[in-house]
RNA sequence: GCUCUGGAGAAUCCUGGAUAAACGGGUGCCGAAGGUGCAAGACAGCAGAUACGGACGGGUUGAAUACUCUUCCUAUCUGUUGUCAAUCUCUCAGGCAAAAGGACAGAGC
Numbered sequence: 001g002c003u004c005u006g007g008a009g010a011a012u013c014c015u016g017g018a019u020a021a022a023c024g025g026g027u028g029c030c031g032a033a034g035g036u037g038c039a040a041g042a043c044a045g046c047a048g049a050u051a052c053g054g055a056c057g058g059g060u061u062g063a064a065u066a067c068u069c070u071u072c073c074u075a076u077c078u079g080u081u082g083u084c085a086a087u088c089u090c091u092c093a094g095g096c097a098a099a100a101g102g103a104c105a106g107a108g109c
Stems, first nucleotide, its partner, number of pairs: 001109006011027001013026004028096003034092001035090001037088001041084011053073003057069003
């Protein structure tokens, strides 16, 4: 992904031509096609601080395993940026008797 089975919610609302649907106007609702938005946390990047942990070097020293300074790495913390959801959220879409559709679940391929 395909087939079969199960599968909720909410007006058989009012109105026009004409009577269900479709089309136009109006009001009230639903969430489970699809779509929008978001948390904690996780991951990644950037910046700063800490340790005195690791590596190299400089200064000091008679020499230093002592002191001090720079750079790099590691770990932790703080801040910031980005990515990753839902049956949540929004109701755009879709839907509000039946039919159709239907997230999801089970079985088979």